[in-house]
């Protein structure tokens, strides 16, 4: 100096649920909670999944507008994968 745990320590992160508050929604923020987490740090790049306002087409309607399908240009990084980064450091 590298590689390292079923090891001990610091700092740390917050699932469900409840409040508030944006949003069409899915979801997010904050605050209050603790099921987890060594990356539950960060990036939505691949795949996966959630959602469907807009917008296409169907149908029914004089229209206004309703209802179905389909559609990410919205969402999840606490589903998997891959960038980047980054605390402790026994044998």
């Nucleotide at each position: 100096u590298c590689c390292g745990a079923u090891a001990a320590a610091u700092c740390g992160c917050a699932a469900a649920c409840c409040u508030g508050c944006u949003g069409a929604a899915a979801a997010g923020c904050a605050g209050g909670g603790a099921c987890g987490c060594a990356a539950a740090g960060u990036c939505a790049u691949g795949g996966a999944u959630c959602u469907a306002a807009a917008g296409u087409u169907g149908u029914g309607g004089a229209a206004a507008c309703a209802c179905a399908a389909c559609c990410a240009u919205g969402a999840u990084c606490g589903c998997c994968a891959g960038g980047c980064c980054g605390c402790c450091g026994a044998a």